[in-house]
RNA sequence: ACACGACAAGGGCAAACCGGCGUUUUGGCCGGGACGCAAAGCCACGGGCCCCUUGGGCAGCCGAGCUACCGAA
Numbered sequence: 001a002c003a004c005g006a007c008a009a010g011g012g013c014a015a016a017c018c019g020g021c022g023u024u025u026u027g028g029c030c031g032g033g034a035c036g037c038a039a040a041g042c043c044a045c046g047g048g049c050c051c052c053u054u055g056g057g058c059a060g061c062c063g064a065g066c067u068a069c070c071g072a073a
Base pairs, nucleotide, nucleotide: 004071005070012037013036017032018031019030020029021028035060041066042065045063046062047061048058049057050056051055
């Protein structure tokens, strides 16, 4: 360096649900919360799903690509 992923260390993210705002066709934002996550970081390229404005959305559905903390086996 690459690969790998521990009853390691420091931490990180945040499902369902609840409250508020917004919307009123969906989607979104904030706070609480924690089912889980070693990329649950980024990306809409492919498949899939959702909305139906044919254009959008979903990255915590799968695959691919890029980047990254730690260092046991």

A computed fold for a 73-nucleotide RNA from a Planctomycetota bacterium, annotated as c-di-GMP-I riboswitch aptamer. NCBI's taxonomy places the organism under Bacteria, Pseudomonadati, Planctomycetota. It was read from a public genome assembly, where an Rfam model found it. Its Rfam family is "c-di-GMP-I riboswitch aptamer". About the family: GEMM was predicted in a large-scale screen for bacterial structured RNA regulatory elements. The coordinates come from a structure-prediction model, not an experiment, and the mean pLDDT is 79.